[in-house]
RNA sequence: AACGAUAAAGGCAAACUUGCCGAAAGGCAAGGACGCAAAACUUCAGGCCUACGGGGGGCGGCGAUCGGGCCGCGGUUCUCCCUAUGGCGGCUGGGUUGCCGAAG
Numbered sequence: 001a002a003c004g005a006u007a008a009a010g011g012c013a014a015a016c017u018u019g020c021c022g023a024a025a026g027g028c029a030a031g032g033a034c035g036c037a038a039a040a041c042u043u044c045a046g047g048c049c050u051a052c053g054g055g056g057g058g059c060g061g062c063g064a065u066c067g068g069g070c071c072g073c074g075g076u077u078c079u080c081c082c083u084a085u086g087g088c089g090g091c092u093g094g095g096u097u098g099c100c101g102a103a104g
Stems, first nucleotide, its partner, number of pairs: 003101002011036002016031006034090001040096003044093003047088003053083004057078001058073005
C1' cells in the first nucleotide's frame, strides 16, 4: 500500500414482518440476518425500476402517392405504447473519505 486472514476490536444489514411517508418505483424507523473490507458518501458515465403528471391513440381539414407530415378539436375510460425531472450506491465503472493487519 492499489493486498486481504478460520486474526483482533468494532461496524453495516438482504429477504421477510410491523408502523409511517409516497401515485408508484422506493424511502424512513423498529424487529430480523442473506450477505458485506468500503454493503460508508456521491447519479459523473452506463444499466435497471417506476409513470402521479405530460404526450400519443380518435375525429375533421390541408398536403400527398411512395407521402406518414402540418393545422384544428378532443368529456369519460384504459388490459396499451412513449416519456425522468422520480428512484436504485446491496448492478457496474469513476470520484471522495475511512477501521484493522498476518501471509505475500

Model confidence (mean pLDDT): 78 of 100. The RNA shown here (c-di-GMP-I-GGC riboswitch aptamer) has 104 nucleotides.